Molecule: c-di-GMP-I riboswitch aptamer
Organism: soil metagenome
RNA sequence: GAUAAAGGCAAACCUGGGGCAACCCAGGGACGCAAAGCCACCGGACCUCGAACAGGGGUCAGCGGGGCUACCGAA
Numbered sequence: 001g002a003u004a005a006a007g008g009c010a011a012a013c014c015u016g017g018g019g020c021a022a023c024c025c026a027g028g029g030a031c032g033c034a035a036a037g038c039c040a041c042c043g044g045a046c047c048u049c050g051a052a053c054a055g056g057g058g059u060c061a062g063c064g065g066g067g068c069u070a071c072c073g074a075a
Base pairs, nucleotide, nucleotide: 001072008033009032013028014027015026016025017024018023031062037068038067039066041065042064043063044060045059046058047057048056049055
């Protein structure tokens, strides 16, 4: 980050499975993505326990920031 090239990922939803749940896994499916590759460190949102406005556990990397890595090479 381009009317480039080669590709890649996969939202919602559906089917099957796991979980109290958020949500996750597999298959189908594409809304989109130049890091929509990886990481839960910070903020945030969500679930859950809790009398609690305390605190704990969990989820989201496709909410934002940050860290690491990566294909191509026009302006």